[in-house]
């Protein structure tokens, strides 16, 4: 100091956002269960399931002071009798039966039933009772027969009876007074709610007791308390897939009846009653006071405690008595279970305790009446499974402990490591205390009040043991659960989409913080966790407090009933409302102070609340009820207009089609392209004319009308509406509208008619893998009319109707008014559009035609999906409407908008992209690479562009790989230091260790090894008198072990490094600022303009960064500088000739360093811009040509076989070593080249003129020899000197003469030559024979835009040699054609459309198939509860009769009424079914591709028909269609 301190989000749809929307988590709870764990106490709590079944033992008895007998103990007395024992007789006690008498209807238990005969609040009762209690007033008189007990007999197996005798009483009964009390009846007086009530007085009728005893009973009336009946209002679940139910029903008269009202029953009589405010059924529940929970309002519940109700095995019935139609009383009937002598008979645990079932699952067959209450009793007392205690069980709440201080070589172990520590961890050990709890022992309060006694005093504990002492000692007491994320708390090791985990997102397919285990940690603790179930969070049903354009959600549209809401002003009244008063809201519980157990749970006082419900009293603003008045709302009225509103009946053209006739004469007709079709039987065109049935061209317009559906040739008749104006007239008559009732596209249905087009289905034809389509030729319903269904549509503005409020420009329809001479202009009502301010919106967008601001009234939503489905019910001919669930399943599905990414979208640009050229390639032949196939083996890699003359710029042996066969050895072939040694070289421990190591040889073996045998034979450094190979020691060697080497095993999807490719395309970011709730945009868009995001203008951007561009090499042109091995011009010399030599420095050239070019200049175009187009001048011009350079990124590209490096496998082998052999293996296919197919050729013969390289294990010159490859000798040169070195095409002249040739050269034979240890398998060369395909190449495809393309040849480099035709590089000759951007391919930038984002090699849909789930249908079977109908009819009550006794009265028998039963028809519900539908879900089945892009036939709606299937197709209708034009608007200049 009271009583009112209280409100939290998170995760999960997406590539990212915002938003809707659901799932799911975090709290608190509980009469719980389960797992694992469990120290002691206090207090509570404990059969929710089968109102299943019970064995046991208790649970309501008491009263001798109400009776009578009778019987036992004890005391007296008295006979008998020796005794033992026995009679009598009196007194006191006890026990059992029985009469009576109270009481047993209480108190315990349950929650079946019960949606109201209940409960909860509040009244009423003038319609009523009430024993035992208090309390007042009176009053007990006189009689009488019986019956139980008992005794005898007797039935029966038992329960139990039967007869006959005899007995009492506070049992029963007859009579009597009768104050008072009841009925009726008169009369007065008050009341009052209509029947009426009180009360005086009075007449007439009736009615009572019991006694026992000193305590007490009894009998009449009157008051009171407390229980108690009965009525009334009011609130108290689900359902309409239950809409009509009701014949004692509804009311009346009058009787019964009852304590009383009342159809509570009956008779007559009327025909009511009740229901959309929900009645009847059908389901499901006891109700409240509380409880949980929640900020509240609310949701959920109704265990324990307290009040009402109810039911006691199931059903019915009534006695008795104040109270019952009675849990532990009867009767009767039915299941069920016992017992039996088969003839009868017992029995009710939903009291306390036990038991069995059934269940996930809920105790002891305890003590005691000590206390508290209760029957009885006059008391003691007795009985009391009420109650009080104790046990079980962490079921719950609550409180204690499980030690405390000190103590770091931070012991030891474990766990992790970067190997250095780190952490468990002051933890422990260890030193020093302490004694709660538990154990032991001992004392000890209090629950005790009453009883009996005069007193004195003397008795009562079932159970508990608080608290205190002592003894002893840290001794006996911690686990459960979690650790990606939400949500506090992580390491390693195991495993390897396996085991497994998960409450939601999700985890695991070898480096898991999810699994599992360690060891840390984090949370709670005698408990922790799961799992169930309420509330919350969930504002997710929204009263507080929610939407409905596009997310789920406006009825298709009027008209209207109920009923909701209703313009100004005045009066009344007071129901709502507001305000005070009393009255109740039970205690307990919640709250709030105090108190009391050591403290708290727990309990006590004492207030406060109980937000209600009634009384009475007032206020009257506002609703509201009634009465008045009034014109702003609504309506009349009069005058005017405008229009495809409607219904009907006529009329007219134009086109089409068919017919008839003329003209004409091969062809029409369709289409991408054809084809069916139509036509010499004369089509198509063309003229004439006839019939015919639908439609109404242009006017025609975001223009009119209409409630929506819908109306559009033009006369006429009938008819709804709307507007403007005049402001005359009612006077609120209005607003929406559940139910209803009308209208209500197109398909379609029935009957009749019409029938020209068009056209589902149907027939041909095509295109297609197929074509049930899409395209083309037919073509029937249908399309039209009449009359009736049908009642759905993207029936949409996805926007409901009404009122009123809140900035504007502008356009049009239809009026009124003003002004002008007009054009025009201005105001103002309605309609009808567009843009847009504030506001509003998840945003898109809406924006006085609101999706703003308000209000009223209606419909409807409430995750996706199963579904507008199934099953009732209703309409309907039918098709098929309307209404309309659930299992089960998913974590989602939507919406708008953002970035890409794509599109058989659109724009605008580039590229040898295409075109235009020239030349291949695809055909041959060989070369070479790949695949195939083969093989013991043909190692491995690389797979579209971007593998394939590629890695490999050299496969016989080596290379080279375990790729095969065979062999060989095991610390290794290689690696591991200070030191040692000249160096190679030498790893660590142990043995050994001078005839050692090493060297030569020899034997086996193919080698590789492997052996021993011979021969030879060291080196250091030290010791020894000298002398060391002998002695020590070390090294080296050798043996053996132990670390480790080794690995071209394996993963390129663990990876670094470097590669290719988009692509040398011109793009990719940032900073800050601004715009958006954000993702993100904006800068980077736009107009120009580049080879270019080059650069200029413009500009909410302003600036900057990686990329282009330039810097860098090369080449062209000129300068300077320098001159050998180059170079020779001009001087000399010299040769058979050559810069050869003197000598020059001039050119060439070399190779250093400048210069040069920049759109600089001129004109012209263009925005006074950037460039762009021509010129000029230059070697060179617009980047002069070439290299080099390769943004952010993309392909898990490609490489673990360069190389490095992560985990993994190997270790006498996946590692070394060796011989052979493959890798070269060929029915074949392809890919990249090489030569040809010849006359622009070949062949011969002579001749010219580069470049750039290489060269000692080397290039070789000349000479000589050989036809030739070469060989043999050998100068010179480590190069501007000398060598390779012959350049070819070319040009000259000659042959060839178009043939498989003098083209071509495979392909085989014989001879040769190099290289090499060796050319079989497998090299290259000559020479000589031999002479194959091949006469220019199908589809189809590849490479160049200038010194290019074509062609010619030369050179290097790997390299012994070479399969080189192949790469890398050098010069020689030297074009053609293009100045377009329509296509194809590929690429930028803008836009556009998405259901893609693993991103079109996406997504995705629907039949069939395989599997597994619930569900529906279904011939049927089962069951089940309640109604009705007819049958039986038990006990009972009531009523009638009838006898026999009796003081009262008992007994029989009858009629209605009645329970259970049987019997039948019918609806309901549940449960089962052969098969049978759909429909959900399930990593890789099958067929198609129907939607998403203009998805390749736009797409969906609604109906109608077809189809394997998505779907087609026909009519209306929608943009929720892309794209291209055009009309209209609208913003800006």
């Nucleotide at each position: 100091u009271u009583a009112u301190u209280g409100a939290a989000g998170g995760g999960u749809u997406u590539g990212a956002u915002c938003c809707u929307g659901g799932c799911u988590c975090a709290g608190a709870a509980u009469g719980a269960a389960c797992g694992u764990u469990g120290g002691c106490g206090g207090c509570g709590u404990g059969g929710a399931u089968u109102a299943g079944g019970c064995a046991u033992g208790c649970a309501a008895g008491u009263c001798g002071a109400a009776c009578g007998a009778g019987u036992c103990u004890c005391u007296g007395g008295g006979g008998g009798g020796u005794a033992a024992c026995u009679c009598c007789u009196a007194g006191a006690g006890g026990a059992a039966a029985g009469u009576g008498g109270c009481g047993a209807a209480a108190g315990g238990g349950g929650c079946a039933g019960u949606a109201a005969u209940g409960u909860a609040u509040g009244g009423g009762u003038a319609a009523c009772c009430u024993a035992c209690c208090u309390u007042g007033a009176g009053g007990u008189c006189c009689g009488g027969g019986a019956u139980a007990g008992c005794c005898a007999u007797u039935c029966u197996a038992a329960c139990g009876g039967a007869u006959g005798g005899g007995u009492a009483a506070u049992a029963c009964u007859g009579g009597a007074c009768g104050g008072c009390c009841u009925g009726a009846g008169u009369u007065g007086u008050c009341g009052g709610c209509a029947u009426c009530g009180a009360u005086a007085a009075u007449u007439u009728a009736g009615u009572a007791a019991a006694g026992g005893u000193u305590a007490c009973g009894c009998c009449u009336c009157g008051a009171g308390a407390g229980g108690g009946g009965c009525c009334c209002a009011u609130a108290u679940g689900a359902u309409a897939u239950u809409a009509g139910c009701u014949a004692g029903u509804u009311g009346g008269u009058g009787a019964g009846g009852u304590a009383a009202u009342g159809g509570c029953u009956c008779a007559c009589c009327a025909a009511g009653g009740c229901a959309a405010a929900g009645a009847u059924g059908u389901c499901u529940a006891g109700c409240g006071g509380g409880u949980g929970u929640g900020a509240g309002a609310g949701c959920a519940c109704g265990a324990c405690c307290c009040g009402c109700g109810u039911c006691a095995u199931u059903g019915g019935c009534a006695c008795u008595g104040a109270g019952a139609c009675a849990c532990u009383g009867g009767c009767c009937a039915a299941a069920c279970u016992c017992c039996u002598a088969c003839g009868g008979g017992a029995g009710g645990c939903u009291g306390c305790a036990g038991u069995c079932g059934a269940g996930g699952a809920u105790c002891u067959u305890c003590g005691g009446c000590a206390a508290u209450g209760g029957a009885c009793g006059a008391a003691a007392g007795u009985c009391u499974g009420a109650c009080c205690g104790a046990g079980c069980a962490a079921c719950g709440c609550c409180g204690c402990g499980u030690g405390u201080g000190c103590g770091a070589u931070g012991a030891a172990g474990g766990c992790c490591u970067u190997c250095g520590g780190g952490u468990u961890g002051u933890a422990a050990a260890g030193c020093a205390c302490u004694g709660u709890c538990g154990a032991g022992g001992g004392g000890a309060a209090a629950c005790a009040a009453g009883c009996c006694g005069u007193a004195a005093g003397g008795u009562u504990g079932a159970g508990u043991g608080a608290c205190c002492c002592c003894u002893g000692g840290a001794g006996g007491a911690a686990g459960c659960a979690c650790g990606g994320g939400c949500u506090a708390a992580g390491u390693u090791c195991g495993u390897g989409c396996c085991a497994g985990c998960a409450g939601c997102c999700g985890c695991g397919g070898u480096a898991a913080g999810a699994c599992g285990a360690a060891c840390c940690g984090u949370g709670c603790a005698a408990a922790c966790g799961u799992u169930a179930u309420u509330c919350g969070g969930a504002a997710u049903c929204a009263c507080u407090g929610g939407g409905c354009u596009u997310a789920a959600a406006g009825g298709g549209c009027g008209c209207g009933u109920a009923g909701g809401c209703g313009g100004g002003u005045g009066a009344u009244c007071a129901a709502g409302u507001c305000a005070a008063u009393g009255g109740u809201g039970a205690a307990a519980u919640c709250c709030u102070c105090c108190a009391g157990c050591u403290u708290a749970a727990c309990u006590g006082g004492a207030g406060a609340a109980g937000u209600g419900c009634c009384u009475u009293u007032g206020a009257u603003a506002c609703u509201g009820a009634u009465u008045g008045u009034c014109u702003a709302g609504a309506g009349g009225g009069a005058g005017g207009u405008a229009g495809g509103g409607g219904c009907a009946u006529g009329u007219g053209g134009a086109a089409c089609u068919u017919c008839a006739g003329g003209u004409g004469g091969a062809g029409c007709g369709g289409u991408g392209a054809a084809a069916u079709g139509c036509g010499u039987a004369g089509a198509u065109a063309u003229c004439u004319g006839a019939a015919g049935g639908a439609a109404c061209g242009c006017c025609a317009g975001u223009g009119g009308c209409g409630a929506a559906a819908g109306c559009g040739a033009u006369g006429u008749g009938c008819u709804g509406g709307a507007c403007c104006u005049c402001u005359u007239c009612u006077g609120a008559c209005g607003c929406u509208g559940a139910g209803g009732c009308g209208c209500g596209a197109a398909a379609g249905c029935u009957a009749g008619g019409g029938g020209a087009u068009c056209a589902a289905a149907c027939g041909g034809g095509a295109u297609u893998a197929g074509a049930u389509a899409c395209c083309c030729c037919g073509g029937u319903a249908g399309u039209c009319c009449u009359a009736g269904c049908c009642c759905u549509a993207a029936a949409c503005u996805a926007u409901g109707g009404g009122u009123a409020c809140u900035a504007g420009a502008u356009u049009g329809u239809g009026g009124a008014c003003u002004u002008u001479c007009a054009u025009g202009g201005g105001u103002u009502c309605a309609c009808a559009g567009u843009c847009g301010a504030a506001g509003c919106a998840a945003a898109a967008g809406u924006g006085u035609u609101a999706a703003g601001u308000a209000c009223c009234c209606c419909g409807c939503c409430u995750g996706g999906g199963g579904a507008g489905u199934a099953u009732g019910g209703u309409c309907g001919c039918a098709a098929g409407g309307c209404u309309g669930a659930a299992a089960c399943u998913c974590a989602a599905a939507g919406g708008a908008a953002u970035u890409g990414a794509c599109g058989g979208g659109g724009g605008c640009u580039c590229a040898c992209a295409c075109a235009a050229g020239c030349g291949g390639u695809g055909g041959a032949g060989c070369a070479u690479g790949u695949g195939g196939c083969u093989u013991a083996a043909u190692u491995c890699g690389a797979g579209g562009c971007u593998a394939c003359g590629c890695g490999a710029a050299g496969a016989a042996c080596c290379u080279u790989a375990u790729c095969c066969u065979g062999g060989a050895a095991u610390u290794g072939a290689c690696a591991u230091a200070u030191g040692u040694g000249a160096a190679a070289a030498c790893g660590g421990u142990a043995g050994g260790a001078a005839g050692u190591a090493a060297u030569u040889g020899c034997c086996g073996g193919a080698a590789a090894c492997g052996g021993c045998c011979a021969a030879u034979g060291a080196a250091c450094g030290g010791u020894a008198u000298c002398c060391a190979a002998u002695c020590c020691g070390g090294a080296a060697c050798u043996u053996a072990c132990c670390a480790c080497a080794g690995g071209u095993g394996c993963u390129g999807c663990a990876u670094g490094g470097c590669u290719g490719u988009c692509g040398u395309c011109a793009g990719c970011u940032c900073g800050u600022g601004u715009c958006g709730u954000g993702a993100g945009a904006u800068g980077u868009c736009u107009g120009g303009u580049u080879a270019a995001g080059u650069c200029c203008g413009a500009u909410a951007a302003c600036g900057a960064g990686c990329g282009c561009a330039a810097c860098c090499c090369u080449u062209g042109u000129c300068u300077c500088u320098a001159g050998u091995u180059g170079c020779c011009a001009g001087c000399g010399a010299g040769u058979a000739a050559u810069g050869u030599c003197g000598g020059g420095a001039a050119c060439u050239c070399u190779a250093g360093a400048g210069a040069g070019a920049c759109u600089g200049c001129c004109g012209g175009u263009g925005u006074c811009a950037a460039a762009c187009c021509g010129g000029a001048g230059g070697a060179a011009g617009g980047u002069g040509g070439g290299g080099a350079u390769g943004a952010c990124g993309u392909c898990a590209a490609g490489u673990c076989c360069u190389c490095a490096u992560g985990g993994c496998c190997u270790u006498u082998a996946u590692g070394u070593c060796c011989a052979g052999g493959g890798c070269u293996g060929c029915a074949c296919a392809c890919g990249u080249g090489c030569u040809a197919c010849a006359a622009u050729g070949g062949c011969g013969u002579a001749u010219a003129c580069a470049g750039a390289g290489g060269g000692a294990c080397g290039c070789a010159a000349a000479a000589u020899c050989g036809c030739a490859a070469g060989a043999u000798c050998a100068a010179g040169c480590a190069a501007a000197u000398c060598c390779c070195a012959a350049a070819a095409a070319g040009u000259a002249c000659g042959c060839c003469c178009c043939a498989g040739u003098u083209c071509a050269g495979a392909u085989u034979g014989c001879a040769g030559g190099c290289u090499g240890c060796a050319a079989c398998u497998c090299g290259c060369c000559u020479g000589c024979a031999u002479g194959a395909a091949g006469u220019u190449g199908g589809a189809a495809u590849c490479g160049c835009u200038a010194g290019u393309a074509a062609u010619c040849g030369c050179g290097g480099g790997u390299c012994a040699g070479c399969a080189a035709c192949a790469c890398c590089g050098c010069g020689g000759u030297g074009a053609a054609u293009g100045u377009g951007u329509u296509c194809c391919u590929g690429a930028g930038c803008c836009u556009u459309g998405u259901a893609c984002a693993c991103a079109c090699c996406g997504c995705c849909c629907g039949u069939c198939a395989a599997g597994c789930c619930a569900c529906g249908a279904a011939a049927g079977g089962g069951a089940g509860g309640g109604g009705c109908a007819u049958c039986c009819g038990a006990a009972g009550u009531c009523g009638c009769c009838a006898c026999a006794c009796u003081a009262a009265g008992u007994u029989g028998g009858u009629g209605c009424c009645g329970a259970a039963g049987a019997u039948g028809a019918a609806a309901c519900u549940c449960c089962u079914g052969a098969u049978u539908g759909g429909g959900a879900c399930u990593a890789a089945g099958u067929c198609g591709u129907a939607a998403c892009a203009a998805g390749g036939u736009a797409a969906c709606c609604g109906u109608a028909g077809g189809g394997g299937a998505a779907c087609c197709u026909g009519c209306g209708g929608u943009u929720g269609g892309a794209u291209c034009a055009c009309c209209u608007c609208c913003u800006u200049u």